Transfer RNA from Teleopsis dalmanni, 74 nucleotides, folded computationally. The RNAcentral record of the sequence draws on Ensembl Metazoa. NCBI's taxonomy places the organism under Eukaryota, Pancrustacea, Insecta, Diopsidae, Teleopsis. Its Rfam family is "tRNA". It is annotated as a transfer RNA. Its mean pLDDT, the model's own confidence on a scale to 100, is 81.
RNA sequence: GGCCUCGUGGCUAAGUUGGUUAAAGCGCCUGUCUAGUAAACAGGAGAUCACGAGUUCGAAUCUCGUCGAGGCCU
Numbered sequence: 001g002g003c004c005u006c007g008u009g010g011c012u013a014a015g016u017u018g019g020u021u022a023a024a025g026c027g028c029c030u031g032u033c034u035a036g037u038a039a040a041c042a043g044g045a046g047a048u049c050a051c052g053a054g055u056u057c058g059a060a061u062c063u064c065g066u067c068g069a070g071g072c073c074u
Stems, first nucleotide, its partner, number of pairs: 001073007010026003019057001028044005050066005
């Protein structure tokens, strides 16, 4: 330098043939329970999807560029 895959709450991670409110688990907060903690149960906050642009009535999803991670080739 070329090619491929990936980037989604604090962490892991589903959602791929574009279509209302982006799941879930762990963690975090509050309450119940307990002498207290943990566990259990109930409730809650937190991601507009790496960044920018384009296509479209509509984009996490398609296209292009940039950044980052991993891999292969020279």